[in-house]
A computed fold for a 1520-nucleotide RNA from an uncultured prokaryote, annotated as small-subunit ribosomal RNA. The RNAcentral record of the sequence draws on ENA. It matches the Rfam family "Bacterial small subunit ribosomal RNA".

RNA sequence: UAGAGUUUGAUCCUGGCUCAGAUUGAACGCUGGCGGCAUGCCUAACACAUGCAAGUCGAACGGAAACGGCAGAAACAAUCCCUUCGGGGUGCGUUUUUGGACGUCGAGUGGCGGACGGGUGAGUAAUACAUAGGAAUCUGCCUGAUAGUGGGGGACAACAUGAGGAAACUCAUGCUAAUACCGCAUACGUCCUACGGGAGAAAGUGGGGGCUUCGGAGACCUCAUGCUAUCAGAUGAGCCUAUGUUAGAUUAGCUAGUUGGCGGGGUAAAAGCCCACCAAGGCGACGAUCUAUAGCUGGUUUGAGAGAACGAUCAGCCACACUGGGACUGAGACACGGCCCAGACUCCUACGGGAGGCAGCAGUAGGGAAUAUUGCACAAUGGGCGAAAGCCUGAUGCAGCAAUGCCGCGUGUGUGAAGAAGGCCUGCGGGUUGUAAAGCACUUUCAGUAGGGAGGAAAAAGCAAUGCUAAAAUACCAUGAGUCUUGACGUUACCUACAGAAGAAGCUCCGGCUAACUCCGUGCCAGCAGCCGCGGUAAUACGGAGGGGGCAAGCGUUAUUCGGAAUUAUUGGGCGUAAAGGGCGCGUAGGCGGCCGAUCAAGUGGUAGGUGAAAUCCCUCGGCUCAACCGAGGAACUGCCUACCAAACUGACUGGCUUGAGUCCGGGAGAGGUGAGUGGAAUUCCCAGUGUAGCGGUGAAAUGCGUAGAUAUUGGGAGGAACACCGGUGGCGAAGGCGGCUCACUGGACCGGAACUGACGCUGAGGCGCGAAAGCGUGGGGAGCAAACGGGAUUAGAUACCCCGGUAGUCCACGCCGUAAACGAUGAGUGCUUGGUGUAGCGGGUAUCGACCCCUGCUGUGCCGAAGUUAACGCAUUAAGCACUCCGCCUGGGGAGUACGGUCGCAAGGCUGAAACUCAAAGGAAUUGACGGGGGCCCGCACAAGCGGUGGAGCAUGUGGUUUAAUUCGAAGCAACGCGAAGAACCUUACCUGGGUUUGAACUGCAGUGGAAAGACUCAGAGAUGAGUCCCUCUCUUCGGAGACUACUGUGGAGGUGCUGCAUGGCUGUCGUCAGCUCGUGUCGUGAGAUGUUGGGUUAAGUCCCGCAACGAGCGCAACCCUUGCUCAUAGUUGCCAUCAGUUCGGCUGGGCACUCUAUGGGGACUGCCGGUGACAAACCGGAGGAAGGUGGGGAUGACGUCAAGUCCUCAUGGCCUUUAUGUCCAGGGCUACACACGUGCUACAAUGGACAGUACAAAGAGUUGCGAUCCCGCGAGGGGGAGCUAAUCUCAUAAAGCUGUUCUCAGUUCGGAUUGCAGUCUGCAACUCGACUGCAUGAAGUUGGAAUCGCUAGUAAUCGCGGAUCAGCAUGCCGCGGUGAAUACGUUCCCGGGCCUUGUACACACCGCCCGUCACAUCACGAAAGUCGGUUGCACUAGAAGUCGGUGAGCCAACCCGCAAGGGAGGCAGCCGCCUAAAGUGUGAUCGGUAAUUGGGGUGAAGUCGUAACAAGGUAACC
Repeated sequence: UAGAGUUUGAUCCUGGCUCAGAUUGAACGCUGGCGGCAUGCCUAACACAUGCAAGUCGAACGGAAACGGCAGAAACAAUCCCUUCGGGGUGCGUUUUUGGACGUCGAGUGGCGGACGGGUGAGUAAUACAUAGGAAUCUGCCUGAUAGUGGGGGACAACAUGAGGAAACUCAUGCUAAUACCGCAUACGUCCUACGGGAGAAAGUGGGGGCUUCGGAGACCUCAUGCUAUCAGAUGAGCCUAUGUUAGAUUAGCUAGUUGGCGGGGUAAAAGCCCACCAAGGCGACGAUCUAUAGCUGGUUUGAGAGAACGAUCAGCCACACUGGGACUGAGACACGGCCCAGACUCCUACGGGAGGCAGCAGUAGGGAAUAUUGCACAAUGGGCGAAAGCCUGAUGCAGCAAUGCCGCGUGUGUGAAGAAGGCCUGCGGGUUGUAAAGCACUUUCAGUAGGGAGGAAAAAGCAAUGCUAAAAUACCAUGAGUCUUGACGUUACCUACAGAAGAAGCUCCGGCUAACUCCGUGCCAGCAGCCGCGGUAAUACGGAGGGGGCAAGCGUUAUUCGGAAUUAUUGGGCGUAAAGGGCGCGUAGGCGGCCGAUCAAGUGGUAGGUGAAAUCCCUCGGCUCAACCGAGGAACUGCCUACCAAACUGACUGGCUUGAGUCCGGGAGAGGUGAGUGGAAUUCCCAGUGUAGCGGUGAAAUGCGUAGAUAUUGGGAGGAACACCGGUGGCGAAGGCGGCUCACUGGACCGGAACUGACGCUGAGGCGCGAAAGCGUGGGGAGCAAACGGGAUUAGAUACCCCGGUAGUCCACGCCGUAAACGAUGAGUGCUUGGUGUAGCGGGUAUCGACCCCUGCUGUGCCGAAGUUAACGCAUUAAGCACUCCGCCUGGGGAGUACGGUCGCAAGGCUGAAACUCAAAGGAAUUGACGGGGGCCCGCACAAGCGGUGGAGCAUGUGGUUUAAUUCGAAGCAACGCGAAGAACCUUACCUGGGUUUGAACUGCAGUGGAAAGACUCAGAGAUGAGUCCCUCUCUUCGGAGACUACUGUGGAGGUGCUGCAUGGCUGUCGUCAGCUCGUGUCGUGAGAUGUUGGGUUAAGUCCCGCAACGAGCGCAACCCUUGCUCAUAGUUGCCAUCAGUUCGGCUGGGCACUCUAUGGGGACUGCCGGUGACAAACCGGAGGAAGGUGGGGAUGACGUCAAGUCCUCAUGGCCUUUAUGUCCAGGGCUACACACGUGCUACAAUGGACAGUACAAAGAGUUGCGAUCCCGCGAGGGGGAGCUAAUCUCAUAAAGCUGUUCUCAGUUCGGAUUGCAGUCUGCAACUCGACUGCAUGAAGUUGGAAUCGCUAGUAAUCGCGGAUCAGCAUGCCGCGGUGAAUACGUUCCCGGGCCUUGUACACACCGCCCGUCACAUCACGAAAGUCGGUUGCACUAGAAGUCGGUGAGCCAACCCGCAAGGGAGGCAGCCGCCUAAAGUGUGAUCGGUAAUUGGGGUGAAGUCGUAACAAGGUAACC
């Protein structure tokens, strides 16, 4: 040293992505009050107009262009004076002019300075920088010291004259000074030397003084300052060494002045720095060379630190100055504002030729997201020159601009509830904005106005004064307490006064991370987004609003860096399965290394010293009111160097030791390797025999073989390959791998022994070798098997799986290849750490006659498990435990083990090995489900066994489709389809057409007006409706009015079968009456979760029993409820009638309540009893008794949940839509259509039947708007009529099948009844569309139904009739009722559905899942490519400016020397030649980049196409 979000249904881990923090020379958007302190071209080292940025010295010199002063002269004019009035004089003044003795000074000579200061970061990976050292050096000005400063000479500028030129400028001649230049003299010290000697300097100027001549001046003295030589110091600079300083090996070899030597040259100085000769060296895996990038550092930012990134401002060093080259001058340069040359560019030009260099300060254009004033001043600090005054100074000090940053301040304070108004929300009550505002009472920072007012200033110089020196001094010099003056900033800071809350708040966010929530709009649109992700009609995620959170003169975004990231892990990670152990060995360098001594002191530790610049950071103190900022002191600067000390550890060297390692001796084991030989079984082929029609093959077949004799079988032969049994989680080997037997050669390990060597060891980058299968080359060989290929099947297809054939290959020899899921997915070595049990080899002990058994040691090989470890799974002395040593490898997924380059290979290909782009995951282990053409157990009319149907016909009914103005709507696999609908002619009705109506057909509040309301009738009209008429006048009253009812108008608002069942409630279906679904506590697990609920039995059942880290509990199961079956009690009308009586013979009547029955309450059945099985259980099997026996039959009852299942058209309801219509009223039509398809039914196809006649027995229901008897009429439907009955009383109401008898006789019929015609009945306002029924007539299809499919296990199926709801009428449907009344179930292999356990999984929207590849389309980045364009660079060559150096120098030359002179010498200059060399050019390579017809794969994308490869045994196990 803080973490969070994101992979999953959930979990743990791995792992990436993202966020919260700090930071900035920033930019952009919105906004903007003040001040202080900082900072401000990061891009084009792009180009620059204009101004300024380096001058100064007259105390070095000749001088005098300008200014001033002074002096003089001339002219003019004012004034004044004189005047002959013409003029003259004067002359402050003006103009001109003379004078350099004056103040000064343009240009020039000369000196010093322009090598500092200022800018920039192009180049530079070491000629640089940092740190620490070193020796062979120079150093102007400065300081100290010593000595000197003598005497001469000749020029050249300026200037003058002349000449050339457009200009810049230049040339010629002449004059001249110096602190300019040159000799001579001298030489303490200096330098050179052959030790004899030799060489080499200088400059004066200024102040003062006295003296001399006195006219300027000169010499002298003195002071000051210069100058010369030398020594030393200080400062600065040059050189050398060590160490450190980015990335790339897809850059591995580089180097000829290269490395060294001798000699010479050269430099201030060492040196190949340069040259000649000689030698052949030097650098490099500790990374040379090459490429790319880059100024380095103090430091800055971040970080807990270690680090990482950066190198603005400030400071040190370096490099550069338009680009390239070069030297000159000088103490110092190869020189930013100097020179020469070349080049590019710009400007001037008279076209001949010239000029220029802002990476100084401002400023301009351009580039860019982006970076300021053509400001003031030398007042301060510093620099140059000067003796100084001073001058110069875009250094610097200040000001201006910019919220660019840091810091500080303000935009008010207190009070104030009627909780104002307005806004927003609302559950309509209210809440919130909110003490916020207003109001009241205060204050005045900052800004404003006015006034006052520090400090930055120290001086220097001058003045007064004092001292020193010398002969003297008022010079000079020193001191100087006094005096005198100097401010750009500046309207300074600061203080005071005045007035008034007055002038001063925004930005961003509000789904989670992450503080902060509501409404409206929008409707996968518009948009948001840092990540996850929001938006498809109720969005806290978009846009607006209200409210809220955060920060605040700023806020947010973008970009950068560090952090978080232990996500490169030194501190501080990993590699069995997540990414990651090299296929294996030998071994080089390197790294690491046993025990005991001695020495050294490299590492190491200590002490001391030097250094580590200042600034920065930190601490303390101080100064600005605070702070930022600044000052002082300290600490620190973790580093380097030097000296000394120590000697434990590492190291070096040395002496020993034996335990590590090795050698030796003796043993036994072994598919260890190589070569040679050899054996039998089997397959195939060949020959011969026997033998006959098939063989073979498969899921089934076919191709194939076979009458030319196969297969089968017997005998013989050939040939190749592989070695059954033994054989074993047995053995050997480093790995790959090794298997008949024998022989030869040979490697290694193990056991036992004692002798020897004496650390000889471990690992191992490169390197070398070995290395399955396949493949390649050459030559052999080839029986079987078998890629490719051919054929047959399968299939929608089948380039496959299956079958029949079959070539490479498999085998041998030699040579390549060098890879595998080369795996224990586990590198090698060493040591340590509880155990149990096998097995192989060798040994020891005990025992035995002997072999075993038993105990035990070493080595190998397995299993199970402790601690420990691990994300878990697991590993566990054969570690994945605890440690050490060395090597290899990893850092999100895809792209990709790909591309390019290199290298190896005959090729195939191997090794090495990226990026663009793209995604927010990819992944490991484990969990719960779901699923499997996985497994086990079990159940169900699930199959099977049966019975009867459907599917074929006709009709009924529902649906689809079609049609229509409309054929209203919903229901859709099971679980829609005789369903909603328990009944569409009108109504219903929701649909269509047409006609009306608009507060409305129904509900309700308020206001206003009128009137009782209601009822009846007439007319028009299809009706709704409209017009009119009749009737009639409510209640209370304080007489004002009020109330109820009603009509109209207005307003709140009604209405909607309109939409959304994916916004909902309720109800319902389904899995399923399946046996399941959960919880509490405990325990286990890091956790999701598990346990319980699993297991052994048993059950219809998670039913019960037993066991068990579980113990209990809940919802389900069962039971309780209803009904039915037996019985008892009670009751006895409308029911019943045994006995008694009567009778019209009917329980009809009396009577009775026994029976039946009715309807209330009890009893009864509980595995209770017996036997057996079972575990002494639960339970099961059998039996007894019983009306009933193992939940007796039937019903009601439906757990947690699933299907976004169904229903907004039952009802309720959110939201949306509609309001003279999508509401409402009415008439007519439609829902009834009809080529067709499907579902559900009815009737049949007949003789177990049809028809006719007779005859028997129910149950359960319904009925007053009703059921309706007897009776009469009608063939009948029905009509007339009306008894009885509000029902155990009356009615519907004759049950039918059955039974008895007759007839029909196998046919489209005496079966079947559709269809149609006619005539009727009933209901109803009305049967046309469109009812039911009756009679007569008609008499269709149909002769038992393809594939397929449904129901049912007993009073069931099948069959027969009866009733009811709905309903005016309409039933083959639905719901009930009883009558008759079967067959079959061996059994659980299979189909379907379900339950439990287990297994696999890449599924979790859960297999109707997931998912792969080609193709097609769009788009993006990349590779290849004939070429083409550019950058960098190597080599070779051509040419060669300026310039240094060298040579020459017949031309030219004042100083010095010789010489009287002429001339000569010394020395030099021009010119010429040579070496080197920049730009330029030619040729040829290398490398990097751009671009390109075409081409290759890759990524991404919406619903595309084809298949189905993988995930389950994925339907052929998968994979390398």